Predicted 3D model of a 512-nucleotide part of an RNA (small-subunit ribosomal RNA, 5' domain) from bacterium Ellin5022. The RNAcentral record of the full RNA draws on ENA and SILVA.

Context: one part of a larger RNA
């Protein structure tokens, strides 16, 4: 110089940023992931037509919503525990691959069935939740038909880097669809593209340590098979007996990796905190399901630790989301306000949800900006200190006059972020009006009163800017180095001067 600091003494205001480096240690409470009734059948409910035997029955329009169904929940947010590895960066490959929503072109959207949740009636359970009767619905589920194309054998024609790849044509096998609306819309589905975001796969690169020299049997090739969206020992039978090492295997420490940040003249060193890409994991180990995607943080299912609740049969949990608590530590915040804007999920929309995000709170934690007044003022006032007793310093400092109010105080006024959305009217391609800001009565402006309300901290022997005086007497103490102190100490303590920063200033850690 620098820091995600810390601790000591001090502290006035703002603006932008930052804030568990330690136990990926345990977690009490709230919330962070829902939406669509324009997919469906019900329940509750309002208001209204109509019928009544006056109990109540059908019909419509609108509210709300447990279930069923769709689409999200693999995004977004957290954390660095593993992990020396195609994890990461950078450059290719993929004639070995997938991609939901989005966007282009093209066809199709026919015609059946059978149940099931809710519902109801019953048992069973302390609870968590189960279990049997019955009805009943679809954008839920299964069946036929359709279908240029796809995949498998086979002839053909071009083309290439082996395996191949592309166009057609023939001939076997197999595989879709859903309604509601009716005008368009919004949707289904199959093809073909394309956007996009993923998956393998290769070359290069970037700790330490030979007090770690040999390492390897699925090992390293091959063929036949499986498996995958898809190469491959990814797996599995048989053959072979290979493979990698001193350019350091193999082993043990360490350690998320990069745009970067700090240093430095640089060349290096050194670090990965906050933003921004990727990659890992979500109490610890394993598994798979759905699904376009997941081996899924706030999902299932085992096993384990640990906490919780029982009526002892049995059940519930996982803050490395947001705040909070304990614990650890030298250390690190509010159990805040909002969807007003951006972005997301859903939904035709309205709009719902959003602890993402945007603000506010709280720490001088850091940067940066402003104030804690200006000009005059000598008899150089009092006081202090020091003296050779003459003075000489504090010192234009003060007092005192003349001024001026930033900032902080009060008092009036008051935005920008709103572009969009909703809603009304009207002379409706469009006009106008009206609402819709957490932040916020905030930024800012204008008035007020008064120098008022705002300075400290470290050094002063040399390095290294800054001396004196008294106390103490190898004691108390001091100190990065030399090294000061044992009776005149500019080195200890104090005080008065001085220096050198200044809302800060010193120490102490680390790094260059």
């Nucleotide at each position: 110089g620098a820091c995600g600091a810390a601790c000591g003494c001090u502290g006035g205001c703002g603006g932008c940023g930052u804030g568990c480096u330690u136990a990926a240690c345990a977690c009490a409470u709230g919330c962070a992931a829902g939406u669509c009734g324009a997919a469906c059948g019900g329940g509750c409910u309002a208001c209204u037509c109509u019928c009544u035997u006056c109990g109540g029955g059908g019909g419509g329009u609108g509210g709300u919503u447990a279930g069923u169904g769709g689409c999200g929940a693999a995004c977004g947010g957290g954390u660095g525990a593993g992990u020396a590895a195609c994890a990461c960066g950078u450059g290719g490959g993929u004639a070995a691959c997938c991609u939901g929503c989005c966007c282009c072109a093209g066809g199709c959207u026919c015609u059946g069935g059978g149940a099931u949740a809710a519902c109801u009636c019953c048992g069973g359970g302390a609870a968590a939740c189960c279990g049997g009767g019955g009805c009943u619905a679809a954008u839920a589920c299964c069946g036929g038909a359709u279908a240029u194309g796809a995949c498998c054998c086979u002839g053909g024609c071009c083309c290439g880097c082996a395996u191949g790849g592309g166009c057609u044509c023939g001939g076997g096998g197999u595989g879709g669809a859903a309604a509601g609306u009716u005008u368009u819309u919004c949707g289904g589905u199959c093809u073909g593209g394309g956007a996009u975001g993923g998956g393998c796969c290769c070359g290069c690169g970037g700790c330490c340590u030979a007090u770690c020299a040999g390492c390897u049997u699925g090992u390293u090739g091959g063929u036949g098979g499986g498996g995958u969206g898809a190469u491959g020992g990814c797996c599995u039978a048989c053959c072979a007996a290979g493979g990698c090492g001193g350019u350091g295997a193999c082993g043990g420490g360490u350690a998320g990796c990069c745009g970067g940040c700090c240093u430095g003249a640089g060349a290096g060193g050194g670090c990965g905190a906050c933003c921004g890409g990727c990659c890992a994991c979500a109490c610890u180990g394993g598994g798979a399901c759905u699904g376009a995607g997941a081996c899924a943080c706030g999902g299932c299912c085992c096993a384990g630790a640990c906490u919780c609740c029982u009526g002892c049969g049995g059940g519930a949990g996982g803050c490395a989301g947001c705040a909070g608590u304990g614990g650890g530590g030298a250390a690190u915040a509010u159990u805040g306000c909002g969807c007003a804007a951006u972005g997301g999920g859903c939904g035709g929309a309205a709009g719902c949800c959003u602890g993402a995000c945007g603000c506010a709170g709280c720490g001088a934690c850091g940067c940066c900006g402003c104030g804690u007044g200006a000009g005059g003022g000598a008899u150089g006032a009092c006081g202090g200190c020091c003296u050779u007793c003459g003075g000489g310093u504090u010192g234009u400092a003060a007092a005192c006059c003349u001024c001026u109010u930033u900032c902080a105080g009060c008092c009036c006024c008051g935005a920008c972020c709103a572009a969009g959305g909703c809603u009304c009217u009207c002379u409706u391609u469009g006009a106008g009006g009206g609402u819709u800001g957490a932040g916020u009565g905030u930024a800012g402006g204008g008035g007020u009163a008064g120098a008022a309300g705002a300075a400290g901290c470290a050094c002063c022997g040399g390095c290294u800017a800054a001396c004196u005086a008294c106390g103490u007497g190898c004691c108390a103490g001091c100190a990065g180095c030399c090294g000061c102190g044992g009776u005149a100490a500019u080195a200890c303590g104090u005080a008065g001067g001085g220096u050198g920063c200044g809302a800060g200033c010193g120490u102490u850690g680390u790094c260059c």

The prediction has a mean pLDDT of 85.